[in-house]
RNA sequence: CUCGAUAAAGGCAAACCUGCUGAAAAGCAGGGGCGCAAAGUUACGGGUCUAAUGAAUUGUUUUUUAAAGAAAUAAUUCGAUGACAGCCGGACUGCCUGGC
Numbered sequence: 001c002u003c004g005a006u007a008a009a010g011g012c013a014a015a016c017c018u019g020c021u022g023a024a025a026a027g028c029a030g031g032g033g034c035g036c037a038a039a040g041u042u043a044c045g046g047g048u049c050u051a052a053u054g055a056a057u058u059g060u061u062u063u064u065u066a067a068a069g070a071a072a073u074a075a076u077u078c079g080a081u082g083a084c085a086g087c088c089g090g091a092c093u094g095c096c097u098g099g100c
Base pairs, nucleotide, nucleotide: 001099002098004096011036012035016031017030018029019028020027021026034086040092041091042090044089045088046087047084048083049082052081054078055077056076057075058074059073060072061071062070063069
């Protein structure tokens, strides 16, 4: 520098279950083990998930009204300041085996 079939010092740990945190997505701890040669780190690009706060539309109620407006509330839609590194790519770092 390179390879990851087998093996080995060993490592990680999906679904699911329990507990805790969170609005949720999800996270953490314990059990578990589908898989993983970077399933180590990093939300940088793409993507996916969520929708608390917010926005829009519609309905209802209240209030003030000539109308408009304002407030409350419900439904729907939109929307990251959220999440995912075990979706793909990038960046950084690293163990073991074999080869050169």
Molecule: c-di-GMP-I-GGC riboswitch aptamer
Organism: Salipaludibacillus sp. CUR1